[in-house]
RNA sequence: GCCGAUGUAGCUCAGGGGUAGAGCAACCGCCUUGUAAGCGGUUGGUCGGGAGUUCGAAUCUCCCCAUCGGCU
Numbered sequence: 001g002c003c004g005a006u007g008u009a010g011c012u013c014a015g016g017g018g019u020a021g022a023g024c025a026a027c028c029g030c031c032u033u034g035u036a037a038g039c040g041g042u043u044g045g046u047c048g049g050g051a052g053u054u055c056g057a058a059u060c061u062c063c064c065c066a067u068c069g070g071c072u
């Protein structure tokens, strides 16, 4: 230099045009003599950045950034 993959909650990931979710973590409560485990609930997101298409974009297109892999 060329090609490809990935980027979404603190972490691991789903969601592939129609108002963004799960598990774990954190917090509150229940239970327990107490802790752990278990059960219920709550909080937490400009979906890597910008532009475009669209009535509507996390999702489609383009550019850029970061990480990883392959080729030279």
Base pairs, nucleotide, nucleotide: 001071002070003069004068005067006066007065010024011023012022013021018055026042027041028040029039030038048064049063050062051061052060
RNAcentral holds the sequence, with entries from ENA and MGnify. Transfer RNA from a Candidatus Dormiibacterota bacterium, 72 nucleotides, folded computationally. The coordinates come from a structure-prediction model, not an experiment, and the mean pLDDT is 83. It matches the Rfam family "tRNA".